């Protein structure tokens, strides 16, 4: 100087003038009421007013009703190990085992194919049953070739899973010893499996021993552990009259997808409304921290702070001056995550080449 | 604001619990009839299966994420 990884932070800034929501304080006239008082409308003042993702609704909860969600069945989710969290066994942190990478670092849906069921096109003999002989090898017979032997060629019987061929995958691999030929039959090493000794809190590591070892697919059914009740602020809660049948059981009927069970008087008829009030935002809050415990995540402890809450839905516009003129993007009950979309800097790191 | 369905040749649809080269109609095109055209006839073309990752030997199917369209909910 190139070329990367990784990680935390910001999200144009002051100023002027115009506008907008929402709280509070004055003020004003109005309506209701015998008054106190209440109601809502105008007007001014001060405060305050979108994000890191507000987004996708992908997951985990808080709330709210349905029984304080309680038993079965169904069905769904998720799967190395330990720890964090209100909770996540779809999230974070350390770790173990794999794989990428020369590395800095990054990925991993990583229980179970020795419970069982399915499936594994086409090619191949032959695709799971410890099965298979198609080409080759070997042997042994018969015919031929030649008088004949040796050697040959074709066929029959038999052995061989080493080579070959097929195919994502052929019943451990290598390499010797053995054999007609071969073959874990035996032998070294490697895988793997089992068993034991040992380290380790556990996933797991190490080592010694054994038989010589039954492909692969669960993002096929499935099985083994965990764990979920259903809806979802369009949850919900409050705000009328009148009749007529029954007032116990029963029937009917509502309650999550089914039961088990729990629950309620029931119908009509007239009026009202998709409107008002709440729910709605101080909360698993948020900022600092030269404290404290932890390798981290994160927990405690101190001292500060209040920081949208609308319901046709508000945070904009124009002009100055700095500036590299700069993207994705706009709350709607709330929170913790992850994905996804997205600018321009910074830091710590690695590799490579060059100079001193 | 919250919950659900669906994406396949120009178009309307199929593709059973994953198997090679994804079919069907209608439409298009060409050819031959015909003085010309249509109808009827030969024949012929047509797809990154919404996108991009993964699982598998293998993906239109199975799984995640993203884009795009319907629908319904006091």
């Nucleotide at each position: 100087g190139g070329a990367g990884u990784u990680g935390g932070a910001c999200a144009g800034a002051c100023g002027a003038u115009c506008g907008c929501g929402g709280u509070u304080g004055g003020g004003g006239g109005c309506g209701c009421u015998a008054a106190c008082g209440c109601g809502g409308c105008c007007c001014c003042a001060a405060c305050u007013g979108a994000g890191g993702a507000a987004a996708g609704u992908c997951c985990g909860g808080g709330c709210a009703c349905c029984a304080c969600a309680g038993g079965g069945c169904a069905g769904g989710u998720c799967g190395c190990c330990g720890g964090g969290u209100a909770a996540a066994g779809g999230c974070c942190c350390g770790g173990u085992g794999g794989g990428a990478g020369c590395g800095a670092u990054c990925c991993c849906g990583a229980g179970g194919a020795g419970a069982g069921u399915g499936c594994c096109a086409c090619a191949g003999a032959a695709a799971u049953g410890a099965a298979g002989a198609c080409c080759g090898c070997c042997a042994g017979g018969a015919u031929g070739g030649c008088a004949a032997c040796c050697c040959u060629a074709u066929c029959c019987u038999g052995g061989u899973a080493a080579g070959g061929g097929u195919g994502c995958a052929a019943c451990g691999g290598u390499g010797g010893u053995g054999u007609a030929a071969g073959a874990g039959a035996c032998c070294a090493c490697c895988g793997g499996c089992a068993g034991g000794a040992u380290c380790g809190g556990a996933a797991g590591g190490u080592c010694c021993u054994g038989g010589c070892c039954a492909g692969g697919u669960a993002a096929a059914c499935c099985c083994c552990g965990a764990c979920c009740g259903g809806u979802g602020c369009a949850a919900g809660a409050c705000a009328g009259g009148a009749a007529a049948c029954a007032c116990a059981c029963a029937a009917a009927g509502a309650c999550g997808g089914c039961c088990c069970g729990u629950c309620u008087g029931u119908u009509u008829c007239c009026g009202c409304c998709a409107c008002g009030u709440c729910g709605c935002u101080a909360g698993a809050g948020c900022c600092u921290u030269a404290c404290g415990g932890g390798c981290a995540a994160c927990c405690g402890g101190a001292g500060g702070c209040c920081c949208a809450g609308a319901c046709a839905g508000a945070u904009g516009a124009u002009c100055g001056u700095c500036c590299a003129g700069a993207a994705c993007a706009g709350a709607a009950c709330c929170c913790g995550g992850c994905u996804u979309a997205u600018g321009g800097a910074c830091a710590a790191c690695u590799c490579c080449g060059c100079c001193c | 604001g919250c919950c659900c369905u669906c994406g396949u040749a120009g178009u309307u649809c199929a593709g059973u619990a994953g198997g090679a080269u994804a079919g069907a109609a209608c439409g298009u095109c060409u050819c031959a009839c015909u003085c010309c055209u249509a109808a009827g006839g030969a024949g012929a073309a047509u797809g990154u299966c919404g996108g991009u990752g993964g699982u598998u030997c293998g993906a239109g199917u199975c799984c995640g994420c993203c884009c795009g369209a319907g629908g319904g909910c006091a």